[in-house]
Molecule: small-subunit ribosomal RNA
Organism: Candidatus Margulisiibacteriota bacterium
RNA sequence: AAAUUUUUUAUUGAGAGUUUGAUCUUGGCUCAGGACGAACGUUGGCGGCGCGCCUAACACAUGCAAGUCGAGCGUGAUUGCAGCUGUAGCAAUACAGUUGCAUGAAAGCGGCGGACGGGUGAGUAACACGUAGGUAAUCUACCUAUCAGUCUAGGAUAACCUGCCGAAAGGUGGGCUAAUACUGGAUAUUUUUACGGUCUCGCAUGAGACUGUAAAGAAAGAUUUAUCGCUGAUAGAUGAACCUGCGGCCUAUCAGCUUGUUGGCGGGGUAACGGCCCACCAAGGCUAUGACGGGUAGCUGGUCUUAGAGGACGAUCAGCCACACUGGAACUGAGACACGGUCCAGACUCCUACGGGAGGCAGCAGUGAGGAAUUUUCCGCAAUGGGCGAAAGCCUGACGGAGCGACGCCGUGUGGGUGAUGAAGGCUUUCGGGUCUUAAAGCCCUGUCAGCAGGGAAGAUAUUGACGGUACCUGCAGAGGAAGCCCCGGCUAACUACGUGCCAGCAGCCGCGGUAAUACGUAGGGGGCAAACGUUGUCCGGAAUUAUUGGGCGUAAAGCGCGUGUAGGUGGUUUUGUAAGUCAAAUGUAAAAUCCCCGGGCUCAACCCGGGUUCGCAUUUGAUACUGCAAGACUCGAGAAAUGUAGAGGGAAGCGGAACUACCGGUGUAGCGGUGAAAUGCGUAGAUAUCGGUAGGAACACCAGUGGCGAAGGCGGCUUCCUGGACAUUUUCUGACACUGAGACGCGAGAGCUAGGGGAGCAAACGGGAUUAGAUACCCCGGUAGUCCUAGCUGUAAACGAUGGUCACUAGGUGUAGGAGGUAUCGACCCCUUCUGUGCCGUAGCUAACGCGUUAAGUGACCCGCCUGGGGAGUACGGCCGCAAGGCUAAAACUCAAAAGAAUUGACGGGGGCCCGCACAAGCGGUGGAGCAUGUGGUUUAAUUCGAUGCUACGCGAAGAACCUUACCUGGGCUUGAAAUGCUAGAAGUAUUCCCGUGGAAACAUGGGAUGACCGUUGAAUCGGAGUCUAGCACAGGUGCUGCAUGGCUGUCGUCAGCUCGUGUCGUGAGAUGUUGGGUUAAGUCCCGCAACGAGCGCAACCCCUAUUGCUAGUUGCCCUAUAAAAUGGGAACUCUAGCGAGACUGCCCGUGAUAAACGGGAGGAAGGCGGGGAUGAGGUCAAGUCAGCAUGGCCCUUAUGUCCAGGGCUACACACGUGCUACAAUGGUACCCACAAAGGGAAGCAAAACCGUAAGGUCAAGCAAAUCCCAAAAAAGGUGCCUCAAUUCGGAUUGCAGUCUGCAACUCGACUGCAUGAAGCUGGAAUCGCUAGUAACCGCAGAUGAGGUAUGCUGCGGUGAAUACGUUCUCGGGCCUUGUACACACCGCCCGUCACACCAUGAGAGUCAGAAACACCCAAAGUCGUUGAUUCAACCUUCGGGGGAUAAACGCCUAAGGUGGUGCUGAUGAUUGGGGUGAAGUCGUAACAAGGUAGCCGUACCGGAAGGUGUGGCUGGAUCACCUCCUUU
Repeated sequence: AAAUUUUUUAUUGAGAGUUUGAUCUUGGCUCAGGACGAACGUUGGCGGCGCGCCUAACACAUGCAAGUCGAGCGUGAUUGCAGCUGUAGCAAUACAGUUGCAUGAAAGCGGCGGACGGGUGAGUAACACGUAGGUAAUCUACCUAUCAGUCUAGGAUAACCUGCCGAAAGGUGGGCUAAUACUGGAUAUUUUUACGGUCUCGCAUGAGACUGUAAAGAAAGAUUUAUCGCUGAUAGAUGAACCUGCGGCCUAUCAGCUUGUUGGCGGGGUAACGGCCCACCAAGGCUAUGACGGGUAGCUGGUCUUAGAGGACGAUCAGCCACACUGGAACUGAGACACGGUCCAGACUCCUACGGGAGGCAGCAGUGAGGAAUUUUCCGCAAUGGGCGAAAGCCUGACGGAGCGACGCCGUGUGGGUGAUGAAGGCUUUCGGGUCUUAAAGCCCUGUCAGCAGGGAAGAUAUUGACGGUACCUGCAGAGGAAGCCCCGGCUAACUACGUGCCAGCAGCCGCGGUAAUACGUAGGGGGCAAACGUUGUCCGGAAUUAUUGGGCGUAAAGCGCGUGUAGGUGGUUUUGUAAGUCAAAUGUAAAAUCCCCGGGCUCAACCCGGGUUCGCAUUUGAUACUGCAAGACUCGAGAAAUGUAGAGGGAAGCGGAACUACCGGUGUAGCGGUGAAAUGCGUAGAUAUCGGUAGGAACACCAGUGGCGAAGGCGGCUUCCUGGACAUUUUCUGACACUGAGACGCGAGAGCUAGGGGAGCAAACGGGAUUAGAUACCCCGGUAGUCCUAGCUGUAAACGAUGGUCACUAGGUGUAGGAGGUAUCGACCCCUUCUGUGCCGUAGCUAACGCGUUAAGUGACCCGCCUGGGGAGUACGGCCGCAAGGCUAAAACUCAAAAGAAUUGACGGGGGCCCGCACAAGCGGUGGAGCAUGUGGUUUAAUUCGAUGCUACGCGAAGAACCUUACCUGGGCUUGAAAUGCUAGAAGUAUUCCCGUGGAAACAUGGGAUGACCGUUGAAUCGGAGUCUAGCACAGGUGCUGCAUGGCUGUCGUCAGCUCGUGUCGUGAGAUGUUGGGUUAAGUCCCGCAACGAGCGCAACCCCUAUUGCUAGUUGCCCUAUAAAAUGGGAACUCUAGCGAGACUGCCCGUGAUAAACGGGAGGAAGGCGGGGAUGAGGUCAAGUCAGCAUGGCCCUUAUGUCCAGGGCUACACACGUGCUACAAUGGUACCCACAAAGGGAAGCAAAACCGUAAGGUCAAGCAAAUCCCAAAAAAGGUGCCUCAAUUCGGAUUGCAGUCUGCAACUCGACUGCAUGAAGCUGGAAUCGCUAGUAACCGCAGAUGAGGUAUGCUGCGGUGAAUACGUUCUCGGGCCUUGUACACACCGCCCGUCACACCAUGAGAGUCAGAAACACCCAAAGUCGUUGAUUCAACCUUCGGGGGAUAAACGCCUAAGGUGGUGCUGAUGAUUGGGGUGAAGUCGUAACAAGGUAGCCGUACCGGAAGGUGUGGCUGGAUCACCUCCUUU
């Protein structure tokens, strides 16, 4: 879950950062999790359970780790008891000897065990392991069961005694002795062998039962009275051996391997099969399903991780294997080729009398070494287990325990409650506070752990307890003894202050740090985990980033250049059979432990115990849908035949005309040719041009078309021959014959190579001429390979549709090429249907997007190829191919955190389109030349203060530097200060005002005198306050720095027409739409259209001035009269003044236009299409400017970087630039006369008139706080005279003299006046500026800047008053649309290569050295086996001679180590050398990105300092314009 039968299961899937201005995708890197036999850093209370040399299978001192049995045997030290003898002694007794009994050490013979247990993982890629089987091809001590037996005889030998040799280890001769040691004989079956017979069984070689004959084969006793042994046989159990299927690493840059190799016959050998070994015979065997070789590795149960599938690992525990100093060998034995046995060789260590010997911790401890790193030379056999023994028992570094180590897992504690004056202290602060913080203190409690004391187990049913006086229990006292580590920019939980200043440092990735660092260091605070916490290393995960589950290949990495075809994989319809796959059931197995589930035991947990579950494999039985296999059938796949069709399909031969070049001849004369412009070149020796002729080679105009054919490369004049394929139609035939295709084979543009031809044109290289800074290029003149043909080779291209092949399915529309049919017709004119090819548009669907879309990149199936971050690199090495060039195959070290695709918004383009602007053009006048003024640079200086620096600094800050200003320099002064606020203390009687002095340049320092104020209190003085001064403390002050920390203000693009939002819609998204389009405008102004509809900031309008006018008002203005003139008087029509109004809106008419917006023209009007001018400056850009106008953060100075004073400087002067003034003259100058403005200013002021002076000016002084008075004269203009083209009657610089004015003061350093002087300059090179109408030009007037003035500047005002605009090709700037982009700091961008320097890894390299493995030959130890065996020998036989048998020794085969030789492989190193990578500011150029300034790129060849250039063929992944074709719409 379900109604039930029943089934299933056992906890079950997250993401993030980083490529960009932003986006989506691809793709890598990194992080968060878990784990560990770990290590390191800081820290460290307790306990339980585990674990502990991963490196040197490196070397080992010392001790221990395998013995036991006297109930197999001989000997028998020693000890005890008893007796005897001797000696001593009076004796007890002692000593010595000896006998008996008992004891029985050590060694020996003999038996069993040392083949188990314990260690390690070197070797091993193998039947080593795992799993499932087999042995009819086997053995098995001890153990169990059953049957039968245990008779008889004999000779030795060690120990021991003794001689000899040796330093030792040890050896050897002689003599004695025992046995469960050894030997002969007898007996014996269900034993063995040989030869037979009968029967049964098996898949089979065969097995079993019964039976006959012959031969062979046993034994041991011990102690005791019942056992233990011994022998033969059978069976079991256990253990071992061999064989087989299947399974589990990397490498093909290892492709061929193998001679005992594969098989056979016959032998030998073994427990046993077998080339295991040998002789002979045959020539086999293995391999792309990966042999052989190389590298790495013990295998497994399992462990870690994971959702799972998988991936990684193989410590502890358990199973198997292998090894025991290295190599070889056998012996013994049931079992070994033997860890604590033997022999030999080698290396090493030790002993030595130098002759010779001894040793093997990868047993437990321990030592040294190595290393980042891994423990005690502990206790005990009490338990479990093992060996021996009848047993007691002995042995047991197996094992049980303890010790050390936070190495891991688990548990537990370091206290609990209360406690706000929110204490002190720290940190911080906006100075109010906040925070650490109920945290502490204080008060009240508790006693887990640890400590002390007492008791005290289980582990053992009965004896025995190392652990251990342990676990546990009880009692006692006291908060006492017990917290650290990491982190706090994002990912990722947690923020402030100070220090530092691209330094020091951090960093897992992105990245922090250059004076306000949450990123470094410290502190406070916070977060996380906790007796630990971090770091490092490794594995899995996340990573769907190797994709079976579960990825891709048009452009991101990725479809072989194309075909034919082998193996392999896959395969149409149908029937029958089979049952290999498949499915089901049962049985066996799947060791235990582990994981998981259910229970239980330690107080819990970790840990431990019990039960359950399970993959897989094998066997048996069953099912037959699908697949396979076998047999049969079918026709729709495929193919064949027939009839037609189109075609630059291929190969060969022949023919043709145009053009070109050369040559010959004619005509003809001075040029031709070539370019952006030229030159080289050709030509008077006759070119070019033109006509005729001849020759040659190559290519085939028009037709010609996103037309045709071919597999691709590719194919184009005409004719003929040979030949491949395709398509259509209709029937017939074969009957799945099919698809794909690793290797393989063939074809394969161009360049290139070899050989031989050919050579007209073109043309790498090369030569010359130009261009250029250079020009190894682009352009020009020449020109060789080559291009062409023949025969070969090469085998690559952007070999592209950047799209492998085949099959099926899934809307349409419209062209075009080839064919067929239908309808219809005189007619194949049109129309309809259909098959094949080739284009475009498009639905669904797909895609990251672009796009694809029946010719799929859609939906499915099958097969092949390929990809897995960028660079290094398609490179090195190796191999194969090639004549070479080179091709194919194809890495690593190292390095980066990206590289990349598509699309978006901008910006940019030596891209395109449209439009605008005094942008150009058309004009007028200037600048640039001169002199002077002024500003700047530079230079100078004690200082020449500072700032502004393309447009957008430079008559700018400065609307005004003689002192002051003033910031600079020199010198002299002051230090709570020149000015501010406050505090503390003191003094004086003062404060204040005034006078006289001294020193001095002044500031300042210092002296004397006079005066004597305010408030409160008091009778007054006094006292207090305020004030003053002095001392001290806080602080002041700074034009010191940072405009790149800032506010504010300003400039510029630009008065350009733009900049945005809400909602909706489209897009995965960045974004788009709106805002684009068609018109129009000065304008995103308006209209129309439209998936948009609206809105905001800008535009325009509203505001001011000005142009017309009405009304109102009328002084100081205006008018009138009177007057000589005025006061004064009158007036309100005009001017004027200034307040309110009117007026202009494309309103009216005509036309154009879409009937719109609008535009053109006209009327009226003072004014007409924005009437003219001003103010007004969207969102943004330039880290634009300003800390020196002001404000302000931070930093800096504090008897000075503050402040005061005097003098000097800012005014310098070879020079360069900007901006101006005056001129160069006659449209002028000069003299005289004579008109007409506007707008301003005026009390420390403007000043009339009058008088004086040539003048500047002076004297005196009316008027005026101003529509009243004054400045004030306007000037050009106009009139008249002179000058007459000259450096002048132009021009006025410079200089001299004399003056005036301002002011303390005109020397540095003022302006003005008069007289005199009279420079340059005769209209200005390249270049460049302003201006479109009351404008330019010319002319004067006024004002600000508070003495004067450098003003020719600046800001205003009026007067006179033009010319020109065809137009948008070009220059500059801007706006909109579009396009390309490798740019986004945005073209002042990006970026390539050589060279130079430093570092890193790597290839080649004469070689050198080392290692592992193999081969050939030489030598050959030990040893098995064989042969010989004359030497020697107890058992048996003997005729006593000997025989039989054994044996030393010798020889032979094999053979470890060693030696020699050459080859291959691997590694290290090597003068020199090649390229590669990396490195803030090196050199040369500028190749690429825009049409990147010669479009780029691919292959190839040549050339060049370098990027690169050129030739040839190809591609679009080329912009722009035009044309052609196709499509869509009309």